[in-house]
């Protein structure tokens, strides 16, 4: 000095004047005015995970179905995050990236090409022995080492061995399978048997193991106003037993009046409305069950009617920063310290001026620099609240690290 | 604020249980028919499948993650 790699902090500062939102206090002719104080982000954002908190029955119980996670260990209120490990693969190297479980549980795909794509396969080729032969071959047979094809041809190399070839034999090297040692563990290391038998997809269904009950500040709670407690449809269900003054309806008997017929009485059966019990329907926002309770003409969909107020939830929390102790770290204990957005369609803004830094363009200078005039300040914008992940983000500045030169 | 949905030719939409030329109609454009036009007929053009990474031998398709468009959803009786 150039070129990298990791992490972190900051993202305009001061001041003067005009404005916007809350809050507190005075003042007031109730319109309002004046005064102090305070007022956005590391992402406030996408709404990708996980929690708190609230209401559904105390989320309680189980099973289904749907959904997510997937090498081991720890963190952690919990996570699909974070931190250490291990394995893989990339970079000379700081370091970096991997959804990294199972394909002998079972189904399915491998398009084109290519002889052959899944209990292989024989297009060109290689080949001794048969058998034909017009002596050029040709048919059988044996091979997969060799060509071509493919993303992928059923271990790799070397020797040896055959006609020719093959794990056919050996060595190493891969795979598998058991033993032995480390290591909580994933793994790694050794030696040993097997001659190879098991091809690839699971971000294809699926299989294992684990995890999740639903909805969400428009949750909830309390106050006040207003309307028609209204209509269609639909499910339980126009279900069951029993009791019942009095009604309606039937049947038989007596009675009476004008003989068929009517009326009255009593009996018996049945009906509807009533009451009692059992049952049933609702109340857990995916579905069946069970428990426990409530309430009973109740639930569901659509239409239609009225409000478009207040109050609460509302901000101090798994908060921040600094010591010390543990631990490799990610984080915990502990002490001590600080602290004011809480609006309810939505404030946090403009302007001037001096600095800072960007960039541009001009003078001076050999260069390093030094002066001058312009420009003009990133992404963005809190709406219950937190801990992550993702993405956007002009430009500044620190740390630790690596490689190359080069001087000493 | 909370819930969910789609995006493929200029426009409306297929294909989405991977498989290579991504197709239909309509609109464009040329030619035929015609005296000229419309209509018909016959040919062609036209496409990073909204970007981007990443699973696979292979992505419109499958995961993610970003764009941009939409749609629901207050109380109370």
């Nucleotide at each position: 000095u150039c070129a990298g790699a990791g992490g972190g902090u900051c993202g305009g500062g001061c001041g003067g004047c005009c404005g916007c939102g809350g809050g507190c206090a005075c003042c007031u002719u109730c319109g309002g005015g004046c005064g102090c104080g305070c007022g956005a982000g590391g992402a406030a954002a996408g709404u990708c995970c996980g929690g708190g908190c609230u209401c559904c029955g105390c989320g309680a119980a189980a099973c289904g179905a749907c959904g997510g996670u997937g090498c081991c260990g720890g963190g952690u209120a919990a996570c699909g995050c974070c931190c250490g490990g291990c394995g893989g693969g990339g970079g000379c190297g700081a370091c970096c990236c991997c959804a990294g479980g199972g394909a002998c549980a079972g189904u399915g795909c491998c398009a084109c090409a290519g002889a052959g794509a899944g209990c292989a396969g024989a297009c060109g080729g290689c080949g001794a022995c048969c058998g034909c032969u017009u002596c050029g071959g040709c048919g059988a047979c044996g091979c997969c080492a060799u060509g071509g094809u493919g993303a992928a041809a059923g271990g790799g190399u070397g020797c040896g061995g055959u006609a020719a070839g093959a794990g056919c034999g050996c060595a190493c090297c891969g795979c598998g399978c058991g033993c032995c040692c480390g290591g909580u563990a994933a793994c790694g290391g050794g030696g040993g048997c097997g001659g190879c038998a098991c091809g690839g997809c699971a971000a294809a269904c699926c299989c294992c193991a684990c995890c999740g009950g639903g909805a969400g500040c428009a949750a909830g709670a309390c106050c006040g106003a207003a309307u028609a407690g209204g209509g269609a449809c639909g499910g339980c269900a126009g279900a069951g037993g029993g009791g019942c003054c009095g009604c309606c309806c039937c049947a038989a008997a007596a009675a009476g009046u004008a003989u068929u017929a009517c009326u009255u009485u009593u009996u018996g059966a049945g009906g509807a409305a009533c009451c009692c019990c059992a049952u049933g329907g609702g109340c857990u926002u995916c579905g069946u069950u069970u428990c426990a309770g409530c309430u009973c003409g109740u639930c569901g969909u659509c239409c239609g009617g009225g409000u478009u107020g207040g109050u609460u939830g509302c901000u101090g929390g798994a908060g921040g920063c600094g010591g010390c102790g543990c631990g490799c770290a990610a984080g915990c204990g502990u002490c001590g310290u600080c602290g004011u957005a809480g609006a309810g369609g939505a404030a946090u803004g403009g302007u001037c001026g001096c600095c800072c830094a960007u960039c541009u363009u001009c003078c001076c200078g050999c260069a390093a620099g030094g002066g001058g005039a312009g420009u003009g300040g990133a992404c963005a914008g809190a709406a219950c609240c937190c801990g992550g992940c993702u993405u956007a983000c002009a430009g500044a500045c620190c740390c630790u690290c690596u490689g190359a030169c080069a001087u000493u | 604020g909370c819930a969910c949905c789609c995006a493929u030719a200029g426009c409306u939409c297929a294909g989405c249980u991977g498989g290579a030329u991504a197709g239909a109609g309509c609109a464009u454009c040329a030619g035929a028919c015609u005296a000229c036009g419309a209509a018909u007929c016959u040919g062609a053009g036209g496409g990073u499948c909204g970007g981007g990474c990443g699973u696979u031998c292979g992505a419109a398709u499958c995961g993610c993650u970003c764009u941009g468009g939409g749609u629901g959803c207050a109380c109370c009786a």
Predicted 3D model of RNase P RNA and transfer RNA as a complex of 485 nucleotides. It holds a member of the Rfam family "Bacterial RNase P class A". The family's RNA type in Rfam is ribozyme. The coordinates come from a structure-prediction model, not an experiment, and the mean pLDDT is 77.